[in-house]
RNA sequence: UACGUCAAAUCGCCAAAUCCGGAGCUAGCGUUCCGGAACGGGGGACUCCCAGGUGGGGUGAAUGCGCCGGUCGGCGCACGGGCAAACUCCUUCGGCCCGAACCCGUCAACUAACCUCGUAGGCGUUGAAAGAGGAGCC
Numbered sequence: 001u002a003c004g005u006c007a008a009a010u011c012g013c014c015a016a017a018u019c020c021g022g023a024g025c026u027a028g029c030g031u032u033c034c035g036g037a038a039c040g041g042g043g044g045a046c047u048c049c050c051a052g053g054u055g056g057g058g059u060g061a062a063u064g065c066g067c068c069g070g071u072c073g074g075c076g077c078a079c080g081g082g083c084a085a086a087c088u089c090c091u092u093c094g095g096c097c098c099g100a101a102c103c104c105g106u107c108a109a110c111u112a113a114c115c116u117c118g119u120a121g122g123c124g125u126u127g128a129a130a131g132a133g134g135a136g137c138c
Stems, first nucleotide, its partner, number of pairs: 011124004018037008038119006055107001056104004063078006079099005087133003091129004
């Protein structure tokens, strides 16, 4: 100096998954319970729509098609999703990734009132150009 691995802190990423207050436990870090706010999901009239049953449906970006393959799976096209370098949004050109998993249980279109549920988990990265907004600092 280069490459790789591990740990900690800071700062960030996907996702709704964050914040505040009270009480108990703890030497403390924290943790349990209760309540509230915020964000997100589901159920649920009138009205409307008519078809299917090979049942149907929900969260989610996570689907369709083709080829190879005994299977797992792999490749390709289309399409969908994600990617800090003050912040947010929009557009364009590139680069790198993801396209899973789980749940309901014969049942659910939308949906006012209303009812109800969740606030987990997993990670470490993108460069450039143009514009808009509203902030911060001096």
The RNA shown here (c-di-AMP riboswitch aptamer (ydaO/yuaA leader)) has 138 nucleotides and comes from a Vulcanimicrobiota bacterium.
Lineage of the source: Bacteria > Bacillati > Vulcanimicrobiota.
It was read from a public genome assembly, where an Rfam model found it.
Model confidence (mean pLDDT): 77 of 100.